The RNA shown here (small-subunit ribosomal RNA) has 1507 nucleotides and comes from an uncultured bacterium.
It matches the Rfam family "Bacterial small subunit ribosomal RNA". Gene Ontology terms of the family: structural constituent of ribosome and ribosome.
The sequence is in RNAcentral, with records from ENA.
The prediction has a mean pLDDT of 81.

RNA sequence: GAGUUUGAUCCUGGCUCAGAACAAACGCUGGCGGCGUGCCUUAAGCAUGCAAGUUGAGCGGCAAGGAGGAAGAUCCUCCCUAGAGCGGCGGACUGGUGAGUAACGCGUGGGAAUCUAUCAUAGGCAUGGGGAUAGUCACUAGAAAUAGUGGGUAAUACCGAAUACGUUCCAUGAGGGGAGUAUAUGGAAGAAAGGGUGCUACGGCCCUUGGUGAGCUCGCGUCCCAUUAGCUAGUUGGUGAGGUAAAGGCCCACCAAGGCGAUGAUGGGUAGCGGCCUGAGAGGGUGUACGGCCACACUGGGACUGAGAUACGGCCCAGACUCCUACGGGAGGCAGCAGCUAAGAAUAUUCCGCAAUGGACGAAAGUCUGACGGAGCGACGCCGCGUGGAUGAAGAAGGCCGAAAGGUUGUAAAGUUCUUUUGCUAGGGGAGAAUAAGUGAGGAGGAAUGCCCUCAUGAUGACAAGGACUAGCGAAUAAGCCCCGGCCAACUACGUGCCAGCAGCCGCGGUAACACGUAGGGGGCGAGCGUUGUUCGGAAUUACUGGGCGUAAAGCGUGCGCAGGCGGUUUUGUAAGACAGGUGUGAAAUCCCCGGGCUUAACCUGGGAACUGCGCUUGUGACUGCAAGACUUGAGUGCGGCAGAGGGGGGUGGAAUUCCACGUGUAGCAGUGAAAUGCGUAGAGAUGUGGAGGAACACCGAUGGCGAAGGCAGCCCCCUGGGUCGACACUGACGCUCAUGCACGAAAGCGUGGGGAGCAAACAGGAUUAGAUACCCUGGUAGUCCACGCCCUAAACGAUGCGAACUAGGUGUUGGGGAAGGGAUUCUUUAGUACCGUAGCUAACGCGUGAAGUUCGCCGCCUGGGGAGUACGGUCGCAAGAUUAAAACUCAAAGGAAUUGACGGGGACCCGCACAAGCGGUGGAUGAUGUGGAUUAAUUCGAUGCAACGCGAAAAACCUUACCUACCCUUGACAUGUCCGGAAUCCUGGUGAGAGCUGGGGGUGCCGAAAGGAACCGGAACACAGGUGCUGCAUGGCUGUCGUCAGCUCGUGUCAUGAGAUGUUGGGUUAAGUCCCGCAACGAGCGCAACCCUUACCUUUAGUUGCUACGCAGAGCACUCUAAAGGGACUGCCAUUGACAAAACGGAGGAAGGUGGGGAUGACGUCAAAUCAUCAUGCCCCUUAUGACCUGGGCUACACACGUACUACAAUGGCAAUUACAAAGAGAAGCGAGACGGUGACGUGGAGCGAAUCUCAAAAAAUUGUCCCAGUUCAGAUUGCAGGCUGCAACUCGCCUGCAUGAAGUCGGAAUUGCUAGUAAUCGCGGAUCAGAUGCCGCGGUGAAUACGUUCCCGGGCCUUGUACACACCGCCCGUCACACCAUGGGAGUCGGUAACACCCGAAGUCGGUAGUCUAACAGCAAUGAGGACGCCGCCGAAGGUGGGAUUGAUGACUGGGGUGAAGUCGUAACAAGGUAGCCGUAUCGGAAGGUGCGGCUGGAUCACCU
Repeated sequence: GAGUUUGAUCCUGGCUCAGAACAAACGCUGGCGGCGUGCCUUAAGCAUGCAAGUUGAGCGGCAAGGAGGAAGAUCCUCCCUAGAGCGGCGGACUGGUGAGUAACGCGUGGGAAUCUAUCAUAGGCAUGGGGAUAGUCACUAGAAAUAGUGGGUAAUACCGAAUACGUUCCAUGAGGGGAGUAUAUGGAAGAAAGGGUGCUACGGCCCUUGGUGAGCUCGCGUCCCAUUAGCUAGUUGGUGAGGUAAAGGCCCACCAAGGCGAUGAUGGGUAGCGGCCUGAGAGGGUGUACGGCCACACUGGGACUGAGAUACGGCCCAGACUCCUACGGGAGGCAGCAGCUAAGAAUAUUCCGCAAUGGACGAAAGUCUGACGGAGCGACGCCGCGUGGAUGAAGAAGGCCGAAAGGUUGUAAAGUUCUUUUGCUAGGGGAGAAUAAGUGAGGAGGAAUGCCCUCAUGAUGACAAGGACUAGCGAAUAAGCCCCGGCCAACUACGUGCCAGCAGCCGCGGUAACACGUAGGGGGCGAGCGUUGUUCGGAAUUACUGGGCGUAAAGCGUGCGCAGGCGGUUUUGUAAGACAGGUGUGAAAUCCCCGGGCUUAACCUGGGAACUGCGCUUGUGACUGCAAGACUUGAGUGCGGCAGAGGGGGGUGGAAUUCCACGUGUAGCAGUGAAAUGCGUAGAGAUGUGGAGGAACACCGAUGGCGAAGGCAGCCCCCUGGGUCGACACUGACGCUCAUGCACGAAAGCGUGGGGAGCAAACAGGAUUAGAUACCCUGGUAGUCCACGCCCUAAACGAUGCGAACUAGGUGUUGGGGAAGGGAUUCUUUAGUACCGUAGCUAACGCGUGAAGUUCGCCGCCUGGGGAGUACGGUCGCAAGAUUAAAACUCAAAGGAAUUGACGGGGACCCGCACAAGCGGUGGAUGAUGUGGAUUAAUUCGAUGCAACGCGAAAAACCUUACCUACCCUUGACAUGUCCGGAAUCCUGGUGAGAGCUGGGGGUGCCGAAAGGAACCGGAACACAGGUGCUGCAUGGCUGUCGUCAGCUCGUGUCAUGAGAUGUUGGGUUAAGUCCCGCAACGAGCGCAACCCUUACCUUUAGUUGCUACGCAGAGCACUCUAAAGGGACUGCCAUUGACAAAACGGAGGAAGGUGGGGAUGACGUCAAAUCAUCAUGCCCCUUAUGACCUGGGCUACACACGUACUACAAUGGCAAUUACAAAGAGAAGCGAGACGGUGACGUGGAGCGAAUCUCAAAAAAUUGUCCCAGUUCAGAUUGCAGGCUGCAACUCGCCUGCAUGAAGUCGGAAUUGCUAGUAAUCGCGGAUCAGAUGCCGCGGUGAAUACGUUCCCGGGCCUUGUACACACCGCCCGUCACACCAUGGGAGUCGGUAACACCCGAAGUCGGUAGUCUAACAGCAAUGAGGACGCCGCCGAAGGUGGGAUUGAUGACUGGGGUGAAGUCGUAACAAGGUAGCCGUAUCGGAAGGUGCGGCUGGAUCACCU
């Protein structure tokens, strides 16, 4: 920097990615070289070989071996290589590992009380003796390892003596104040070794100084945990002995009682530095390789030797393990180099050489050296090189895509030409090799030799069949891996179909996947590429640099206050901090800069800088500190006022509730939405009088007062704290904050004792309810009250720590003071309290002199959500519980503020046949029709709340037809193309249910000169046809709905960080976002309206088929009518209201009056609404079938349920009779008149009419008569018989007629629907489809009732409010229960680990003691002694044993909660007033969310009132 919370936004905040790195591992792949690097795990165990020896110039001497002589069995001499031994030096270095260690271990800087082999340096000395012992020989024991006895022997091995330049110790004296130091004198102590050589101080000893190395000590620095808070008896100090190289409780005796610790002791866990990685830096992480130090060497303990060890390849003991054994006893220690086994994701050769560098020994030659130099293995890392270069368009073939044109792979390949790094083959000459040693010559110096200098000579190569160079050959020998949805560079096709799979985060996959798999193409890196793991970065996400805390996580409930931190003005001193200069140190390597060397680079190397640190020293005196002094403004005291529900104690008052007694009095009272439980005829309630008792204090009363907070209210008295104001005096920084601590701390709760009127958890009853462990009601106990003692928590809130300073104002109010004025009042000042607001701040909301502004000081707290304020542990509590306070696991969010919508059992306003007012229906009956269901071979398909259900279908007997059964066809019933044949076509046979199959006969057309062609028919083969098959959730088109509702947007401007807002809101008005006014808006668009059609009036024009003023004709066009064009209506006029507006109301005129009635017309959008079966269409599917033809059947079935309309239930009627008046339509395979036949349906027949002419065609309700309230003269279902019509056909399955039959039904429960005027209701007529209407679409006739009004129901519009909703309330969401999985707490216990403690036992060994045994050097004539060794004893003491505790891990029947899971169960607690506002604390109750009581909060909606 990016992705990810949202519909969108800003913020907070976590998660994730891009970078760099690695001792890495894994997957795929792999040409070469250089330089590095390679058991991170079991400090697990190890076969085998090697890794420390050397010295004959210290010693005796020489087994084996070689040579010679002699001899033949044993012998002698020489050689020196050399085994073993004595002695010396070295095995304390080098090399390995990181177990332990939180420590003076390490780093850094100091210090004093020390030692130091070899080396350097300067002096001195080396005289003279002695006794042993190994090797060896002989013997003995043993399996072996090895051991013992006896004899002999050497030394640079060992031991006395002499000497002593220094040295050490003791004593004395002098200088000196003393400590101490230097010096003088005396005494004592302590040395030695020889070898080689012709000769030499080469080696040895003493001592001086230095160097090197080592030991000790101090300051500072050096991880996490306080859920580790107290630790310590040699502990802290002193004195005196001891011990050490050396200071010291290092050790011991005695004395004192100290020492350490919140600046983190003690305990627990983990663990070493220079550097390395990362980072802008500060930091963070890490400690492999290289380097310095430390520690360790199978585990534990111990000493010896030595200059040096408490010793990796030494010793002793104990333990575990392994091996040998003759069972008696022995041996061993790869964390050296290789190698093996095991563990593990994982780490190499049982290689070569001492040629170089270095080390040990040696005089040297030299020997040894798994240090080291090299090689081998591993792409493990870094660096370099290559896999070819040029040309080459027919843009080849092939692949992939494709709109079929082409595009792309792609100059890529092929082809032509060139080069040869690498590779293979071959070759000669060099470097690592020298200033080695040695030898010879010369020189300087010296008495002389050596060391030293110059010259000459001078051996040695593991690597290496190597590198470099030269030549030859020949493009020959050499490319992969990951990715392509966004972050993040790179896209298409096919396959798959929430499957298989992918995934770092967001997320892809449910039939068109750029996200899975494959292919083509593309991108990135390249002998590598990816993945996994780890670290830093990004992360300002622990914030020192560099964050925060009103609402996002976060101010302790409040105060007092020790330590700590910070601190007013001024003077002087000081110099701890600070600053400046100088100086020492800060190992090397690394990093950085400038150079150099490998062809370059990596790598190596020279110089510099740096190492930000620490020490010493000199200076400065501003600032901080410290010391001393002064000051008054901070703070405080005194004096005088003032206000107050501040606190504690005592007393007292009235109103009200309840109860008791008595009186009056009678049937109810009480309670609720409505009731019931309850009380009452045993007299309630009501009312009057009297009494008892407890608790709380109306009005005043107030965004009034007081208090640190919690909190505090009748009145009076006593005691008492604080505040504030005023003017003066005093003290003189006495201050601020505050971890731990102390005190106070609502309500609930606990203990003891009182008290108990009302209220009231629990509980009981009654209701409500599906249930109701609730809300409501009737009762009611703890409690509420008092005293004393606990508890210590709240939404303990201003969700805002305390103190100080500074920074615009205005308004109200409480307390005090001042000024002016006669007063009302005004002005001013200070301490509070509330509102508005500037700058500024803030993510926004908001805060704003009482800051959330600008600063300072101190304290507390936060670091994603959940798990969890939980578990365990500690502390407190009588208990309830409080406080302190995690982890595993899990999610990619959780959250704040604001925006737009949607929603609310929120509010305000408005509209609609929405309600109301009315009229008629539906819901009950029969049948019709559609749907569901069930049935069926099939009952084809679709439509499903409003907005499916007389819907698609304006006509299912066949057809339609898509469904089922049977039969049958396969280029097909239908289209185009190719070829062949035939005109087309007509007539006629057989067979079959038909489709079809199979025959016969007739016919010979049109155009063209001909060849041939056009249409049609038949046949053949292929491209293809065909599909009412799927997906309306892939689509177009068309449609429904909200809704004919009044809305939906844009441009510019302005406001806001932004989403967005404004405009479009507001005041009026309208049917209307209609119009007017106002306004940071000004305009515009789609909608509204108008323009269109029809209807109502008039005029003009035109009159046939119309009309008549025609008796008929001729004629006419006034009227009716027809059909074309005009007119007319615009709130235009008057008056009133209104804002001088828009407009409203009334009136006049008019056929019509305020959009006149009706229609067409449907904004942005919503419902993944309907339709793939009207049509079109992508994808998928079928292709002798899901296509085509055909027969029959089905779509018409029927226990039932629903919708729609018909007919009725009757007298506003039925029947019969009589008789007027319509409109709008239709008609040629048609309408069909008059006439005749039939009871009738209808038939016969055919005038007229392609229709203002003819026909359908009769209109019906109307009127008159009759019936007289019945299942009827109502109603007509059902059924029988007989007919008619249509049609190929009327069985499934049509319609109509006549006669007969005569069912249910007597006005319809809950509920529900239409309609506001020519409307409802009622009456008939026509048309489309069509052979065939109770439906649909039209037409006219007759012709009402009602609307107070907007409280309520439904739908809609606008504004506002709340929201945890945004798939938008059909939303979201809580808890129990059931199931599965995961981690975790408790748990009778069980099994281990660790570190202590007490006691027992006590190895090796040092030290101490010693009565036993032994004893070469010295002393002594000797006895013997000195000394020593062994043995024994004592202290300490590892391992082991016993014991009770501590701590930690694993496991454990069972059990507790938690988390996560597909759509399980029960309810609905929360979000809107969430339907009882929610939440906090506490108590209690309940399947569960939760309910209720008490106190608190607003982070509650709405209405009213006050200010």